[in-house]
Formats: sequence, structure tokens, C1' cells
RNA sequence: GGUCUUAUGGUGUAGUGGUUAUCACUCCUGCUUUACACGCAGGCGGUCGCCGGUUCGAUCCCGGCUAAGAUCA
Repeated sequence: GGUCUUAUGGUGUAGUGGUUAUCACUCCUGCUUUACACGCAGGCGGUCGCCGGUUCGAUCCCGGCUAAGAUCA
């Protein structure tokens, strides 16, 4: 340098155009315990990497950029 893949809460993830974006861990509150842990109940936390385009409507489709990874040289 070429090609391909990926980017979604603090972390890891699901989500093939349509009502309020899923789950787990973490975190907070309560219950439980002498206490801690485990367990149970509830809650906070996402401008879906950035900028444009298509569409009545975009996390999803298209283009560019950025970043990471794989591969070829």
C1' cells in the first nucleotide's frame, strides 16, 4: 500500500427498515445475615464511532472519514 471484517450503557453482547434498543457482569437501594458472601426484589446507566445520503420511517441500507483486527505483498 491492496482486500476483507468489526465499531451498540463502565465491560462483554443480541438486535436482517416500523410502538419504549436485548441480555449478562459491574454499580446503587432494599430484603435476608451477628456480619460478610451467596441468593431474592427493584433501580441508575446508551445522543447505537463521526459526517452525509436513500426512505414516510435507519442500530439496520449506501458513500466518506476515524479507530481496531485479519489477510496479501

Record summary
Predicted 3D model of a 73-nucleotide RNA (transfer RNA) from Panagrolaimus sp. PS1159. RNAcentral holds the sequence, with entries from Rfam. It matches the Rfam family "tRNA". The family's RNA type in Rfam is transfer RNA. NCBI's taxonomy places the organism under Eukaryota, Bilateria, Ecdysozoa, Tylenchina, Panagrolaimus.